[in-house]
RNA sequence: AGUAGAGGUGCGGUUCUCAUCAGUAGCUUUCGUGAAAGCCUUCGCAAAGCGUUGCGUCAGUGAAAGGGAGCGUCGCCGAAGAGCCCGAGGCGUAAGGGUGUCUGGCUAAGCGGAGAAUAUCCGUUCGGCUGUCACGAAAGUGGAGGGCUACU
Numbered sequence: 001a002g003u004a005g006a007g008g009u010g011c012g013g014u015u016c017u018c019a020u021c022a023g024u025a026g027c028u029u030u031c032g033u034g035a036a037a038g039c040c041u042u043c044g045c046a047a048a049g050c051g052u053u054g055c056g057u058c059a060g061u062g063a064a065a066g067g068g069a070g071c072g073u074c075g076c077c078g079a080a081g082a083g084c085c086c087g088a089g090g091c092g093u094a095a096g097g098g099u100g101u102c103u104g105g106c107u108a109a110g111c112g113g114a115g116a117a118u119a120u121c122c123g124u125u126c127g128g129c130u131g132u133c134a135c136g137a138a139a140g141u142g143g144a145g146g147g148c149u150a151c152u
Base pairs, nucleotide, nucleotide: 001152002151003150004149005148008077010076011075012074013073014072016070017069018068026061027060028059031056032055033054034053035052038050039049080103081102082101083099084098085097086096104130105129106128107127109125110124111123112122113121114120132143133142134141135140
């Protein structure tokens, strides 16, 4: 350097179902109230009325997107996530691309951010579990995926 593998509540995509969003938005309707310009009426004006529309309200009907969870399925084990950079003539940005900048993986709790949210996600602090390597008699300590195991 190449090839093949391992970690486990492992990672990502996705069909379906379900909850949430939400009895919310919208639509129809009741009543109240506001409004400019009109219409009808009138000799003219005002008042009243009509229609339009804003807001509130009664009743009826009633979602979706986005974000999730579960089962299945597909692709995988830097899987992937985050940061930074590039990205239309200018500013920004989507798709997309680049970058060994950070993180071995899972997870309880705290804090910050995103979110309609008690979901969930991202960052971070401090613990726990776990794979791996090094040191060690052991207890244990330390390291990081640029790692570990096997073969060439």

The RNA shown here (Lysine riboswitch aptamer) has 152 nucleotides and comes from a bovine gut metagenome. Rfam family: Lysine riboswitch aptamer. For this family Rfam cites "Riboswitches Control Fundamental Biochemical Pathways in Bacillus subtilis and Other Bacteria" (Mandal et al., Cell, 2003). Rfam's curators write: Riboswitches are metabolite binding domains within certain messenger RNAs that serve as precision sensors for their corresponding targets.